[in-house]
Molecule: transfer RNA
Organism: Myxococcota bacterium
RNA sequence: GGGCGGGUAGCUCAGGGGUAGAGCGGCGCGUUUACACCGCGUUGGUCGGGGGUUCAAAUCCCUCCUCGCCCACCA
Numbered sequence: 001g002g003g004c005g006g007g008u009a010g011c012u013c014a015g016g017g018g019u020a021g022a023g024c025g026g027c028g029c030g031u032u033u034a035c036a037c038c039g040c041g042u043u044g045g046u047c048g049g050g051g052g053u054u055c056a057a058a059u060c061c062c063u064c065c066u067c068g069c070c071c072a073c074c075a
Stems, first nucleotide, its partner, number of pairs: 001071007010024004018055001025043006048064005
């Protein structure tokens, strides 16, 4: 330098044009002498940045940043 894949909640990840979800976690209550487990409730995100298309963009297009893998080049 070229190609491919990823970036979404505190963490691990779904969702592939029509108001953003799960599990774990956090908080409160119950239970217990207490803790854990368990039950009920609750809490969660300008979807990596910017621009474009569209009535409507996490999703499509352009660009930049970043992480991983492969290939090439140099000495």